[in-house]
RNA sequence: GAUAAUCAUUCUGGAGAGCAAGUGCGUAGCACUUCACCGAAGGGGCAAAUUUUGCUAAGCGCAAAAUAAUCUCUCAGGUAAAAAGGACAGAAGGGGCAUU
Repeated sequence: GAUAAUCAUUCUGGAGAGCAAGUGCGUAGCACUUCACCGAAGGGGCAAAUUUUGCUAAGCGCAAAAUAAUCUCUCAGGUAAAAAGGACAGAAGGGGCAUU
């Protein structure tokens, strides 16, 4: 200097589910309560597989531990349109360890 992984920023796309009821303020807005729902902020959980360790002469096998998601839970968040949010994807440029 370049630069996987990876991190943040900007732009674009981006789903699902109640125009629910009641009360208060009086403003299709906000707050609270009740019931019904959604999964794609965040968060929690799970291993047939993989890895490690132990047992065994060895193998099979057994036991323990670690690790995941768009799966699952629905704490949080969300449920007309609009706005906001939004996993993920693409693009831009910036930083950047391993490596060179």
This is a predicted structure of a 100-nucleotide RNA (Glycine riboswitch aptamer) from a Pseudomonadota bacterium. Taxonomically the source falls in Pseudomonadota (Bacteria, Pseudomonadati).